The RNA shown here (glmS glucosamine-6-phosphate activated ribozyme aptamer) has 181 nucleotides and comes from Romboutsia sp. CE17.
The organism belongs to Romboutsia, within Bacteria.
Its Rfam family is "glmS glucosamine-6-phosphate activated ribozyme aptamer". Rfam's curators write: This entry contains a glucosamine-6-phosphate activated ribozyme that is found in the mRNA for GlmS. GlmS is an enzyme that uses fructose-6-phosphate and glutamine to generate glucosamine-6-phosphate. The ribozyme catalyses self cleavage of the glmS mRNA that is thought to regulate GlmS activity.
Its mean pLDDT, the model's own confidence on a scale to 100, is 76.
RNA sequence: CUUAUUUGAUAAGCGCCAGAACUUAGAUAUCGUCUCUUUUUAAUUAAAUACAUUAGUUCUAAGUUGACGAGGACAGAGUUAAUCGAAUUAUCGGCGGAUGCUCUGCGGUGUGUUUACCAUCGAAGAACUUCUUUAAAACAUAGGAGUGAUCCUUUGCACAAAGAGAAGCUCAAGUAAACUU
Numbered sequence: 001c002u003u004a005u006u007u008g009a010u011a012a013g014c015g016c017c018a019g020a021a022c023u024u025a026g027a028u029a030u031c032g033u034c035u036c037u038u039u040u041u042a043a044u045u046a047a048a049u050a051c052a053u054u055a056g057u058u059c060u061a062a063g064u065u066g067a068c069g070a071g072g073a074c075a076g077a078g079u080u081a082a083u084c085g086a087a088u089u090a091u092c093g094g095c096g097g098a099u100g101c102u103c104u105g106c107g108g109u110g111u112g113u114u115u116a117c118c119a120u121c122g123a124a125g126a127a128c129u130u131c132u133u134u135a136a137a138a139c140a141u142a143g144g145a146g147u148g149a150u151c152c153u154u155u156g157c158a159c160a161a162a163g164a165g166a167a168g169c170u171c172a173a174g175u176a177a178a179c180u181u
Base pairs, nucleotide, nucleotide: 014096015095016094017093019092020065021064022063023062024061025060026059027058031056032053033052035050037048038047039046068085069084070083074105075104076103077102078101079100106122107121108120109119110118112179113178114177115176116175117174125171126170128168129167130166131165132164133163139156140155142153143152144151145150
């Protein structure tokens, strides 16, 4: 250093990196790139010539980047393109996971109680109005690490939407049986 086993810690814009982009090192050359002319093509599509540039191409190896917060959990199984906005928009692309979704169980509400089914939801129906609910990155600033791409920390400063909570007002909700008042 690698492999196997065991134990502990660690998360949900969370984790990882075979595409891609960028950096460094090495190698490579009638190369690559721009312009003009001729031929060719549907097409600056392809080929040739001239000129300019001077290592900008390609390959190998090692690295770097690859989601900014808000919000979201009754339980089990299954499933995958699982909410909201911000941003100098690669936060692209890929893999895995995930509080989403479906079904079932349990539970709240729908009749004073209970049972069965039905409906709607999950600490438990919906619309509207008002209020509350620390946005963070970005940006600027002060340092640190690295050859570099880049990374870490400090200080300052704003600006969201959805969701949730409180109050007000309006609207929607069973069937059957038994018991009780």